[in-house]
Molecule: c-di-GMP-I riboswitch aptamer
Organism: Nitrosomonadales bacterium
RNA sequence: AUAUGAAAAAGGCAAACCUGCCGAAAGGCAGGGGCGCAAAGUUUCCGAUCUAAGGGGUAAGACCUAUGAUAGCGGGGCCGCCAAA
Numbered sequence: 001a002u003a004u005g006a007a008a009a010a011g012g013c014a015a016a017c018c019u020g021c022c023g024a025a026a027g028g029c030a031g032g033g034g035c036g037c038a039a040a041g042u043u044u045c046c047g048a049u050c051u052a053a054g055g056g057g058u059a060a061g062a063c064c065u066a067u068g069a070u071a072g073c074g075g076g077g078c079c080g081c082c083a084a085a
Base pairs, nucleotide, nucleotide: 004083005082012037013036017032018031019030020029021028022027035072041078042077043076045075046074047073048070049069050068054065055064056063
């Protein structure tokens, strides 16, 4: 340096749920909480999924649409702690 994650250490993150705030929603942020995580650090580049305010569509609906969201859905990029064989 590459690959890997067996045993540990220092530590880290934080699902559901509850409260408050933001948002049209999906969802996000903060506090509590702790299901899990060796990248559950970061990035929407690719795929997937969720939402549909606005726009399209309709007699009214249905329906379509991401410029919104998920990085804890998968892959890729970038960066990083510890360590046996």